[in-house]
RNA sequence: AGAGUUUGAUCCUGGCUCAGAAUCAACGCUGGCGGCGUGCCUAACACAUGCAAGUCGAACGAGAAAGCGGGGGCAACCCCGUGAGUAAAGUGGCGACCGGGUGAGUAACACGUGACUAACCUACCCUCAAGUGGGGAAUAACUUCGGGAAACCGAGGCUAAUACCGCAUAACAUCGCGAUCGUAAAGGUCGUGAUCAAAGCAGCAAUGCGCUGGAGGAGGGGGUCGCGGCUGAUUAGCUAGUUGGUGAGGUAACGGCUCACCAAGGCGGUGAUCAGUAUCCGGCCUGAGAGGGCGCACGGACACACUGGAACUGAAACACGGUCCAGACUCCUACGGGAGGCAGCAGUGGGGAAUUUUGCGCAAUGGGGGAAACCCUGACGCAGCAACGCCGCGUGGAGGAUGAAGUCCCUUGGGACGUAAACUCCUUUCGAACGGGACGAUUAUGACGGUACCGUAUGAAGAAGCCCCGGCUAACUUCGUGCCAGCAGCCGCGGUAAUACGAGGGGGGCGAGCGUUGUUCGGAAUUAUUGGGCGUAAAGGGCGCGUAGGCGGCGCGGUAUGUCUCCUGUGAAAACUCCAGGCUCAACUUGGAGCUUGCAGGGGAAACUGCCGUGCUGGAGUACUGGAGAGGUGAGUGGAAUUCCCGGUGUAGCGGUGAAAUGCGUAGAUAUCGGGAGGAACACCUGUGGCGAAAGCGGCUCACUGGACAGUAACUGACGCUGAUGCGCGAAAGCUAGGGGAGCAAACAGGAUUAGAUACCCUGGUAGUCCUAGCCCUAAACGAUGGAUGCUUGGUGUGAUCGGUACCCAAUCCGAUCGUGCCGGAGCUAACGCGUUAAGCAUCCCGCCUGGGGAGUACGGUCGCAAGGCUGAAACUCAAAGGAAUUGACGGGGGCCCGCACAAGCGGUGGAUGAUGUGGUUUAAUUCGAUGCAACGCGAAAAACCUUACCUACCCUUGACAUGUCUGGAAUGGUGCAGAGAUGUGCCAGUGCCCGAAAGGGAGCCAGAACACAGGUGCUGCAUGGCUGUCGUCAGCUCGUGUCGUGAGAUGUUAGGUUAAGUCCCGCAACGAGCGCAACCCUUGUCAUUAGUUGCUACGAAAGGGCACUCUAAUGAGACUGCCGGUGACAAACCGGAGGAAGGUGGGGAUGACGUCAAGUCCUCAUGGCCCUUAUGGGUAGGGCUACACACGUCAUACAAUGGCUGGUACAGAGGGUUGCCAACCCGCGAGGGGGAGCUAAUCCCAUAAAACCAGUCGUAGUCCGGAUCGUAGUCUGCAACUCGACUGCGUGAAGUCGGAAUCGCUAGUAAUCGCGGAUCAGCAUGUCGCGGUGAAUACGUUCCCGGGUCUUGUACACACCGCCCGUCACACCAUAGGAGCGGGUUCUGCCAGAAGUAGUUAGCCUAACCGCAAGGAGGGCGAUUACCACGGCAGGGUUCGUGACUGGGGUGAAGUCGUAACAAGGUAUCC
Repeated sequence: AGAGUUUGAUCCUGGCUCAGAAUCAACGCUGGCGGCGUGCCUAACACAUGCAAGUCGAACGAGAAAGCGGGGGCAACCCCGUGAGUAAAGUGGCGACCGGGUGAGUAACACGUGACUAACCUACCCUCAAGUGGGGAAUAACUUCGGGAAACCGAGGCUAAUACCGCAUAACAUCGCGAUCGUAAAGGUCGUGAUCAAAGCAGCAAUGCGCUGGAGGAGGGGGUCGCGGCUGAUUAGCUAGUUGGUGAGGUAACGGCUCACCAAGGCGGUGAUCAGUAUCCGGCCUGAGAGGGCGCACGGACACACUGGAACUGAAACACGGUCCAGACUCCUACGGGAGGCAGCAGUGGGGAAUUUUGCGCAAUGGGGGAAACCCUGACGCAGCAACGCCGCGUGGAGGAUGAAGUCCCUUGGGACGUAAACUCCUUUCGAACGGGACGAUUAUGACGGUACCGUAUGAAGAAGCCCCGGCUAACUUCGUGCCAGCAGCCGCGGUAAUACGAGGGGGGCGAGCGUUGUUCGGAAUUAUUGGGCGUAAAGGGCGCGUAGGCGGCGCGGUAUGUCUCCUGUGAAAACUCCAGGCUCAACUUGGAGCUUGCAGGGGAAACUGCCGUGCUGGAGUACUGGAGAGGUGAGUGGAAUUCCCGGUGUAGCGGUGAAAUGCGUAGAUAUCGGGAGGAACACCUGUGGCGAAAGCGGCUCACUGGACAGUAACUGACGCUGAUGCGCGAAAGCUAGGGGAGCAAACAGGAUUAGAUACCCUGGUAGUCCUAGCCCUAAACGAUGGAUGCUUGGUGUGAUCGGUACCCAAUCCGAUCGUGCCGGAGCUAACGCGUUAAGCAUCCCGCCUGGGGAGUACGGUCGCAAGGCUGAAACUCAAAGGAAUUGACGGGGGCCCGCACAAGCGGUGGAUGAUGUGGUUUAAUUCGAUGCAACGCGAAAAACCUUACCUACCCUUGACAUGUCUGGAAUGGUGCAGAGAUGUGCCAGUGCCCGAAAGGGAGCCAGAACACAGGUGCUGCAUGGCUGUCGUCAGCUCGUGUCGUGAGAUGUUAGGUUAAGUCCCGCAACGAGCGCAACCCUUGUCAUUAGUUGCUACGAAAGGGCACUCUAAUGAGACUGCCGGUGACAAACCGGAGGAAGGUGGGGAUGACGUCAAGUCCUCAUGGCCCUUAUGGGUAGGGCUACACACGUCAUACAAUGGCUGGUACAGAGGGUUGCCAACCCGCGAGGGGGAGCUAAUCCCAUAAAACCAGUCGUAGUCCGGAUCGUAGUCUGCAACUCGACUGCGUGAAGUCGGAAUCGCUAGUAAUCGCGGAUCAGCAUGUCGCGGUGAAUACGUUCCCGGGUCUUGUACACACCGCCCGUCACACCAUAGGAGCGGGUUCUGCCAGAAGUAGUUAGCCUAACCGCAAGGAGGGCGAUUACCACGGCAGGGUUCGUGACUGGGGUGAAGUCGUAACAAGGUAUCC
């Protein structure tokens, strides 16, 4: 510090996700030790049991028992001493208000920070000065009764005090008065009067500890104020002791704190009130910081103590382990009544994902009491439990290669785990055993603890897991699985070769831990102060006026609010950072410094800001002059046109459409002429012209009226800009009332179209459109661009005005200001684009945005008559949604061009019969493949057996075939039996070649055995190679360098011409190049030369001669737009012409760019993987591939007279031939048979070419057309023609009379037509590949159909239009809104009620101290009552939560239904 993810790719916007750190954590797997920390986040839920606050006998009275010792008594038992002035209880004092817990409440002076308190208090402690004299009356304990189950209570009696009460004395105390200082006040000083104190105890004593009033201090506390820190406006108004005053009361103290009276205030957009949430802080986590989140532990503050209320005591409480009352709950009870409060430490139940021991000790530190000893202390110090966190340590170290075994992978060679192990040597931290043994403690006391630590002996001994390995992100292979099981943080994996699932091996990371989940910050500049945006991505308010607020020109003087600087106080400690120190290190801890960015006070500066004062004219405004304009409102008025009415002329149609029909018309329409009525809108002028804030404004005239502009420079003197809330205006549609209504026209009706057509088209037609008055308040209200001001190169139009040219006028030209357009520079922008009318550079103010959907929806509020508007969420869901541009593809977009693409022609197919292939069906099998063009006379250039892959049956298992090992035998030939055959089983003959003397060995062949293996036309053409088809013989497809662009990409390759062609020329930020095109190759057409046998031949009967010609086959020539003319741009090229056998690539062929179709082929071959292995391999026989209701493709033959039949007569080319072609001749009607010459082929044979031509016949008919089918007799091939061959003779003689919709081929030696040959092949050709013969018609042209090329345009497509995509309906699930209501919480108002308590009052009752001789009084208490008030009750509101039959829409969901709305002109442009 970034990364992944929208796209075919790109840039941008934008969300989602990840890597980091952290945690009071939890869960899963695993777990050796130690140190230091931490440990109910949930139920402030309920609590058994024990402990957590007592102490003082030196304040006081009283005062046991057990036990032990002694004595008495027969014994029971009694007495004395001791225990002991002890225990326990009581009076009194101090403490219990600290310490400890928790965070419910609280949005508040609760907290933080800084001030103030002259408006206050303070027990214990310290300092100072002063005092402590003398009396009195009670009461608990105790005792005697009584009540009660108990808790406890009542009555009588006795008694003490540092308990209680008078008196005396007292001030610098308190109160009053006077004087004085002071402007007054506050206050100080002085004088005077009144009032108020006390307690003793210990000690022989000294003295000590106490006590009383006062002054001061320290520490602590109370109160007030400034500032600071949550959310919501779908909470906008709140407030009656409320705000202030006077007086009184009350308090330690100020104060409406309380009361009486008076006034009517107080708070609030700088957010009152209300609602929700929440203890606050030092700090903690994160972050570069600014910030954001949090407030566990530790420390400070606050609040609370079962819930609510209340006071008492006290220095302090309205009191956690006190009291009273009420309530809920629990417990005891003799039912009368009582007791209790773990949010102290442990612990229990419960809740929960989840949080510890009913431990030891007061040894230390601290606290309470005490003179002290000492007692108390779950504060605290320690230990225990928990990997909960942080830190440290260990699980061994060194050597060790037959790289062991094992496992995994493998190309079978090997590689990996791996020096890892074994093995050898060494060490002993930690742990285990034994021994010693602290610091903490000063002089005594040690829970921890026989702990830390040290020493000794033993032995590698007791100690490793978790997660991950597709990318992000470090780390790869095998098997299993087969969109299953599963994974997943995001993108996404899995449908038979998964580095993504599961397992194994291997690897990576961390390590006593590792992962997961939750949460926080970061990354996220993704709320942007630092540090973002708003033309098109989300985002400028529809427009104006204007309030608060914010901001504001130039000069001078002053001030000191902000600002800057220096100093002072404070900013607790801990934490953090730095530097040192202590635990072996570290965590941890100790000391010092920094930090604490803040607040307050004081001194100084005066540029800027603010404020005060005084000026200025440049901003702004006023005045005067002038012209421009659909600016607004009202009134009047005009012509054209449509429609209607009346009348005339006139006759059969009009109208309407793609075509029609509905409609109108013989009752006279349309058309035309004249007259009239009425409403609405204003042609031409009219213009990217004008005006207005926007909406908007258009005939003409008049009246009233707003604004802008130009000129002049007289006046004012900053008067300005913006503008939340507010107010006004605001198209169309719509609403209310009343008018009006010609045309147009939602709804509606009819006619068409259509599968349907609730549409588009047509005929009608009502609201409405118009006017008046009033509402509504929204638009793609758009420049999708808020307003104001300043600055920043230009060009060219146009509107208004002014000036100059010009002495006057017109035009022109030049210039100035304002407005309005276009093009463009810098700059900006993601790009497109903007560009002095900014989207540039800046300042000020307002509005708005923060992923898509849900949704501008719901609820609430508010406005509206309604329709609806404004404001405006959430749950849930997705990983995108989006902008601009790029390359393609596509378009029922456009331009240009080409092709037998159409057109113009010729002949076919589709109908018939047959052949053949396919589908389908059938079958034991009908083997398999090919399936739009580009499968279907295709693989197959030949299925009777074979082929053959299929079926049935019978057989074989190292195999029909290959290699290796071993054994035996030569091979081989002949022959018998069984069997359908394969096969099985016999017999006979036979012995080779090489080395060697022989024995024997070797090569080759055959047989047998065992194992490695063979074999597979089994699967996957979607794992592949190779080959092939297709677009398409279309003219395209690319690269290097350069340039342009952020980039994908572009340029080149586009443009203007031209071509069959990206062919060539020319221009050009391109210049070149490659694969294609063309040419080079073959063939054909002309000529020449050479060569001539088997060819030819003018000679010849032949032999022979000859090589001119034909021909053969080799080499050359020839054609190149070369020449001429025209057109064209002086080009390329095109048109015409000459010459020539041939003329503009002469004809034909071979030749197929980058790529597309997961096109075809695993059954040609090759090949990965999978599968079979006595079978999916191999052999044999028979069958099948030839089936047959039917459908399609391709052909053959026909339907006849341009013909059939009969007879006669001509003319080819190219091929093939020795297991072959086969002549002559003979036989047969014929297929054919016999025969055998010739030929290894320019020699011989196949081999008669047929159409044609000549002559005859047939005469339009199912025929002398046509030949299917069938019968029969034969021929040939072949082991074999039954299934299932071809051919021949005779007989038979079907359909068919030119073919519906539709559709195919062909542009010249072509179509059409005629025959001939070859391959395959024993035989079999209507197929196929070739060959020649005869030999046409037509092309105006490119509108249309199809295909293609190129440029351009639109796009929401990119699997690319066979694309994408919308809505209803149906089904499932989810959340949500409404809902008759129902239930709960909370709060407000009114009323009732009134416990305890406090205060006031008091007629009743009681009463020790003081006064009084007494009666009595003062005072006090109880009771009663009044006021306040908790719980409670009644009624009615607000708010919030839960639930609810049913209803509404929304979202999501591989393959449902209906249509086709949108994206292309999306087929009616789209949208608001």
Annotation:
Small-subunit ribosomal RNA from an uncultured bacterium, 1472 nucleotides, folded computationally. Rfam family: Bacterial small subunit ribosomal RNA. Model confidence (mean pLDDT): 84 of 100. RNAcentral holds the sequence, with entries from ENA and SILVA.